RNAcentral holds the sequence, with entries from ENA and MGnify. This is a predicted structure of an 83-nucleotide RNA (transfer RNA) from a Polyangia bacterium. Its mean pLDDT, the model's own confidence on a scale to 100, is 81. It matches the Rfam family "tRNA".
RNA sequence: GCCGGAGUGGCGAAAUGGUAUACGCAGCGGACUCAAAAUCCGCCGCCCGCAAGGGCUUACGAGUUCAAGUCUCGUCUCCGGCA
Numbered sequence: 001g002c003c004g005g006a007g008u009g010g011c012g013a014a015a016u017g018g019u020a021u022a023c024g025c026a027g028c029g030g031a032c033u034c035a036a037a038a039u040c041c042g043c044c045g046c047c048c049g050c051a052a053g054g055g056c057u058u059a060c061g062a063g064u065u066c067a068a069g070u071c072u073c074g075u076c077u078c079c080g081g082c083a
Stems, first nucleotide, its partner, number of pairs: 001082007010025003018066001027043005045056004059075005
C1' cells in the first nucleotide's frame, strides 16, 4: 500500500430500516437469615431541573429515507490476510 472483519450502558452482548440498549455480569435498594452465603423481588445510559418534565446518546462526520445501530460515502481506532 491492497483486501476483509469489528467499534452499541461500567463490562460482555442482542436487535429484519419502525419505542436505542433485550439478556447476562457488576452495582444500588429490599425480602429471607441469629448473621452471612445462596436464592427471590425492584431499580440501574448521560446532561439540565426541587419536581413535573425537557434535551442528548449505538466510534466521529455527512448522505438516502416519513423513519438509520442497521443502507451509502468519508475519517479514526482495533483485529486478520496479502504484498

NCBI's taxonomy places the organism under Bacteria, Pseudomonadati, Myxococcota, Polyangia.